[in-house]
RNA sequence: GCCCCCAUGGUGUAGCGGUUAGCACGUCAGCCUUUCACGCUGAUAGCAGGGGUUCGAUUCCCCUUGGGGGUACCA
Numbered sequence: 001g002c003c004c005c006c007a008u009g010g011u012g013u014a015g016c017g018g019u020u021a022g023c024a025c026g027u028c029a030g031c032c033u034u035u036c037a038c039g040c041u042g043a044u045a046g047c048a049g050g051g052g053u054u055c056g057a058u059u060c061c062c063c064u065u066g067g068g069g070g071u072a073c074c075a
Base pairs, nucleotide, nucleotide: 001071002070003069004068005067006066007065010025011024012023013022018055026044027043028042029041030040031039048064049063050062051061052060
């Protein structure tokens, strides 16, 4: 240089065009407990950026950014 893959709350992860964007952990509040932990209930916070296609995009396409892998060259 070229090719491929990935990017979703604080963390991990699901979601193959119309979901209220789900789950687990975390955090906060309440309950429970003598206290802590566990447990229960509720709340909290997210689609990397830009453009395109479409009636409609987290999802498809392109570019950019960041990360990972492969490959070639290197007197």